Context: one part of a larger RNA
RNA sequence: UGACGGGGGCCCGCACAAGCGGUGGAGCAUGUGGUUUAAUUCGACGCAACGCGAAGAACCUUACCUGGAUUUGACAUCCCGGGAAUCUCUUGGAAACUUGAGAGUGCCCGUCGGGGAGCCCGGUGACAGGUGCUGCAUGGCUAUCGUCAGCUCGUGUCGUGAGAUGUUGGGUUAAGUCCCGCAACGAGCGCAACCCCUUUUCUUUAGUUACCAUCAUUUAGUUGGGGACUCUAAAGAUACUGCCCCGGUUAACGGGGAGGAAGGUGGGGAUGACGUCAAGUCCUCAUGGCCUUUAUGUCCAGGGCUACACACGUGCUACAAUGGGCUGUACAAAGGAUUGCCAACCCGCGAGGGUGAGCCAAUCCCAGAAAGCAGUUCGUAGUUCGGAUUGGAGUCUGCAACUCGACUUCAUGAAGCUGGAAUCGCUAGUAAUCGUGGAUCAGCAUGCCACGGUGAAUACGUUCCCGGGCCUUGUACA
Repeated sequence: UGACGGGGGCCCGCACAAGCGGUGGAGCAUGUGGUUUAAUUCGACGCAACGCGAAGAACCUUACCUGGAUUUGACAUCCCGGGAAUCUCUUGGAAACUUGAGAGUGCCCGUCGGGGAGCCCGGUGACAGGUGCUGCAUGGCUAUCGUCAGCUCGUGUCGUGAGAUGUUGGGUUAAGUCCCGCAACGAGCGCAACCCCUUUUCUUUAGUUACCAUCAUUUAGUUGGGGACUCUAAAGAUACUGCCCCGGUUAACGGGGAGGAAGGUGGGGAUGACGUCAAGUCCUCAUGGCCUUUAUGUCCAGGGCUACACACGUGCUACAAUGGGCUGUACAAAGGAUUGCCAACCCGCGAGGGUGAGCCAAUCCCAGAAAGCAGUUCGUAGUUCGGAUUGGAGUCUGCAACUCGACUUCAUGAAGCUGGAAUCGCUAGUAAUCGUGGAUCAGCAUGCCACGGUGAAUACGUUCCCGGGCCUUGUACA
């Protein structure tokens, strides 16, 4: 100087407390461990691994296993020989590959001998190749402490020196934020602001595909018309403790009030200092070294990654009456769409099929929002709760749903009556609850990312648990 303390002081955070809802019990989905297996590819392991890489394993993916092939190679550059490329048929085969036959001549230069570019086949070796090892050789990227308020430097001063000072102190703040003081005076990286979105308002500009007050018109903003309103999307304005009162050291600032659409960082995002963890990643990519080179490379078929006594994590659905079923009826936002979204009509109980209009989309479509509201039924029961499991029959995608897809329908109707010890999230348009869309994607979502609807309770307080910041103290630790 640090680190540590079941030392002290001050302060903060859904850290506790106060509340609301869960997990832990059940069934299923998914990831992991273990076990099994020819293989169940690999990585990730307290927080910070375990619905993680994977925004989607039937083939492909695919790295694993079994079997069949191949050796200048699936891919790149160079050299030599031949042929245009390409297409059709054919033998064997699971395919990869292989046997044979036929059609067929393009572009550029040309002295019409030929040469060149591109592509294909064969050969030679230089080389290719490796998701092989090492993240403890590395770059890059990322997580975490933590959006915590810290981390440093120059000059000066003090100290033999390591170092100290500044950065400590008194206040204050979300903040090393600001004020005052001070052997310090300044500065940098962080904080804040600047950036984006939103709300929230207003103004101007512009009115189509959006809108409709006035005038007509219609089943319907449908049509004429309008430029007010809504909205859209571009530019700008607005908030700064600016104003008033009180407290405070005349300060920083704090409390209250006015005006205002909005008030004290308005809400959210992006933004992550010096560093810590030899943290993670050689399987995104790049890369040193090592290993491999008729194989640890490459091609193909089938299988596996989907196994199942069990254990754990994360979720979904429930255990019901604030509910389940049936009928009627209302109100969103944000997205996507040409190999696409698919209206209306017809067929089917339905998944869906047929036919077929519109739309490269503020125009048309996906598209019915659901919870809600109104009515009716069920009456506390393993039930009209719950839907697992299993049998039958089907639909769709796709060469192909056996291993191993999703969905529909009929039948079946398991566990489960609110969950031990323990443990998690959340402070407001939040939790809880209800649906909607998107990426990936042929098909497949209870996961992920986004969107809106309804919409709470509680916070006395900082003694305690956890994590963190500053000062101080002890130390046989570095």
Small-subunit ribosomal RNA, 3' major domain from a metagenome, 478 nucleotides, folded computationally. Its mean pLDDT, the model's own confidence on a scale to 100, is 81. Rfam family: Bacterial small subunit ribosomal RNA. Its family is annotated with ribosome and structural constituent of ribosome in the Gene Ontology.